Predicted 3D model of a 76-nucleotide RNA (transfer RNA) from Athalassotoga saccharophila.
The RNAcentral record of the sequence draws on ENA.
Its Rfam family is "tRNA". The family's RNA type in Rfam is transfer RNA. For this family Rfam cites "The tertiary structure of tRNA and the development of the genetic code" (Hou, Trends Biochem Sci, 1993).
The organism belongs to Athalassotoga, within Bacteria.
[in-house]
RNA sequence: GAGCGCGUAGCUCAGAUGGUAGAGCGCUUCCUUGACGCGGAAGAGGUAGCAGGUUCAAUUCCUGCCGCGCUCACCA
Repeated sequence: GAGCGCGUAGCUCAGAUGGUAGAGCGCUUCCUUGACGCGGAAGAGGUAGCAGGUUCAAUUCCUGCCGCGCUCACCA
């Protein structure tokens, strides 16, 4: 330098044909306990990497950029 993949909650990751954004773990409160843990109930938490385009509508499609990973090439 080229190609491919990935970027969504604090962490690990889903997600549909473009039409209300989710799970597990974690966190908070309550119940339970002498207390902690386990268990039970309820709840908070998201500019969907950034910018633009298409569209009535974009996490989803298109373009550029940034970051990470893999492969290839180049490099005396």